[in-house]
RNA sequence: UCCCAGGCCCCGGAGGGCGCAAGCCUUCUAACUCCGUCAGGGCCCCGCAGGCAGCAGCGGCAUGAAGAGUCUGGUGUCGCUUCGGACGGCCUGGGACAC
Numbered sequence: 001u002c003c004c005a006g007g008c009c010c011c012g013g014a015g016g017g018c019g020c021a022a023g024c025c026u027u028c029u030a031a032c033u034c035c036g037u038c039a040g041g042g043c044c045c046c047g048c049a050g051g052c053a054g055c056a057g058c059g060g061c062a063u064g065a066a067g068a069g070u071c072u073g074g075u076g077u078c079g080c081u082u083c084g085g086a087c088g089g090c091c092u093g094g095g096a097c098a099c
Base pairs, nucleotide, nucleotide: 001096002095003094004093005092006091007090008089009088010085011084012083013082014081015080016078017077018076019075020074022072023071025067026066027065028064034060035059036058037057042052043051044050
């Protein structure tokens, strides 16, 4: 100096650990201005029948909060595992040649 192998730095893929928010499940949650049903009472009608709006109550969903589980993908991170790329730098080992 060249060749081979391996390692580190660089880039990327897959997996895994940990975390985050979301989905899913449970509970709670609307006084006013969600929907439904509307006791009582009110209104319309000469009156009857009937109709109208509709408070309380009840139910549902929305919204928000709390909790659980670790299933679904997403995302962040990791002196984690593995594969690939790049052929740029460094290190180690072996071989060849030259001095």
Bacterial small signal recognition particle RNA from a Gemmatimonadaceae bacterium, 99 nucleotides, folded computationally. Taxonomically the source falls in Gemmatimonadaceae (Bacteria, Gemmatimonadota, Gemmatimonadia, Gemmatimonadales). Its Rfam family is "Bacterial small signal recognition particle RNA". By type it is a non-coding RNA gene. The sequence is in RNAcentral, with records from ENA. Of the family's consensus pairs, 96% are formed in the model. It is recorded under the gene name ffs.